[in-house]
RNA sequence: GCAGGUGAACAAGAUGGUCGCUGGUCAUCGUACGAUGACGAGAGGAAAGUCCGGGCUUCACAGGACACAGUGGUGGGUAACUCCCACCGGCUGCAAAGCCAGGGAAAGUGCAACAGAAAGUACACCGCCUGAAUGCAAGUUCGGGUAAGGGUGAAAAGGUGCGGUAAGAGCGCACCAGCGGCGGGGUGACUCGUCGGCUCGGCAAACCCCACUGGAAGCAAGGCCAAGCAGAGAGAAGGACUGGUCCGGUCCGUUUGACUCUCGGGUCGGCUGCUUAAGUUGCCAGGCAACUGGCAAUGUAGAUAGAUGCCCAUCACAUCUCUUGGAGAUGGACAAAACCCGGCUUAUCGUUCACCUGCUGCU
Repeated sequence: GCAGGUGAACAAGAUGGUCGCUGGUCAUCGUACGAUGACGAGAGGAAAGUCCGGGCUUCACAGGACACAGUGGUGGGUAACUCCCACCGGCUGCAAAGCCAGGGAAAGUGCAACAGAAAGUACACCGCCUGAAUGCAAGUUCGGGUAAGGGUGAAAAGGUGCGGUAAGAGCGCACCAGCGGCGGGGUGACUCGUCGGCUCGGCAAACCCCACUGGAAGCAAGGCCAAGCAGAGAGAAGGACUGGUCCGGUCCGUUUGACUCUCGGGUCGGCUGCUUAAGUUGCCAGGCAACUGGCAAUGUAGAUAGAUGCCCAUCACAUCUCUUGGAGAUGGACAAAACCCGGCUUAUCGUUCACCUGCUGCU
C1' cells in the first nucleotide's frame, strides 16, 4: 500500500436572531381558573418490531399429579433471560475470525421425493470367479460364490495399504476413525496414553423419552377526587325569573312533592401512577472476561391525540453544475418518546478511530 476481520464513536452540524409549541423555577397582577415577564430544559441508536426477560400493579394461590408451552455442551455473570462472558466439541476460512436448536437414534413408533439392483433383520444391474448344458469356436442359457471395481443417490453397512483367495471379503495384519475397559490431567464439558474385540447408517425446529423452567392479565395496570342524569333517605309550602328594595307580573309546585339537605355507587372530566433510574460519568480495588464492590461528581423530555417547529444571517461539511482563482444550486439514511429497565432482531446516508490477520513493497 492492497484485501479483509473484530470492536467502538458520531450521525441535516455550529453560533446568533425573529416568531411559535410542551413542561419547570422565580417575580408581578388576580378571589380563583389564569395572565404577563424573566431564566433555564425539551427524541433515538435503533425511540421500531413487540420477540425474550425483569421491576411495578391488580387478581388468583394448602400440597401433589397430569396436560400444555419453552429451554437443552460445560463453568460462570445477572433482578432475570431464549441474553452476556470464558472454555469444550463440531463445521467453514490460508488467517484474523465466523457459525452451531450442541441431551437421547442400543425404549418404542415413524420418515427418506427422484434416481437406483438394493434405502435398513441389506442388495447382484454392469463387472470378477466358478459349475452344468449347448456350440468347431466366439459365445449363449440356467445355477452358485463375490460388496474389491463401475454405475445411482443427499446418504450404499468403517477408510488406506499389505497379505490372502478361484474371485473376493476385518478373512489376517499395520495405521487411522468409531465403540468399550483401565490409568493420568481438568471443578466440568472434555482430553492424553494404553489395552480389547473387530464395526454398530441418517433424521428428534417428526412423534416420543430424559432433565430443568413456567399462575393470569397488563399503565387503557392500579389509586384518589368528582359536574350532570337517574336512585335512596330526611325536611318541605313555597321556590325560580324580572329587580338596588318593595309592590306587581310570568313560570313551577303544595302528598301525583316544586325546592333544600344528606347518602352510596359512579358517567363527562381532573389529579396521581410519571420519571432519581437494577441511572450516568470518573477514579480505585477484585476478576482472563461478562461483571461486582467502594469513593467522588452529576441531576438529563414527560406530551395525552399527543410539544420538541419554521424562517433569516454567518461559518463548517457533503454532492452536483459552471469553472483560472472561484461562483452558484441542493441538503442526504433509517426513523421519531408514550410506565420504566436489561437484551435480541430488523432498518440505516455519510464518516472517524482502535486493535488484529493475509499478501506485497521498501528500510